RNAcentral holds the sequence, with entries from ENA. Predicted 3D model of a 71-nucleotide RNA (transfer RNA) from Candidatus Wolfebacteria bacterium CG03_land_8_20_14_0_80_36_15. It matches the Rfam family "tRNA". About the family: Transfer RNA (tRNA) molecules are approximately 80 nucleotides in length. Model confidence (mean pLDDT): 82 of 100.
RNA sequence: CGCGGGGUGGACCAACGGUAGGUCGGGAGGCCCAUAAUCUCCAGAAGCGGGUUCAACUCCCGCCCCCGCAA
Repeated sequence: CGCGGGGUGGACCAACGGUAGGUCGGGAGGCCCAUAAUCUCCAGAAGCGGGUUCAACUCCCGCCCCCGCAA
């Protein structure tokens, strides 16, 4: 240099054109003599820049980063 996959809250993953959802973690409260467990609520997220579209996490292009294949 070439090819493929990926980048989404603190962590790990979904959704794949129209409302970003789940588990764990964090905070508050309930239950309990207390703790664990459990229940309820809350906060917290699209790598960067362009393009297409009425509308982009999603489709297209470029760049950056990570993983793999080939050389």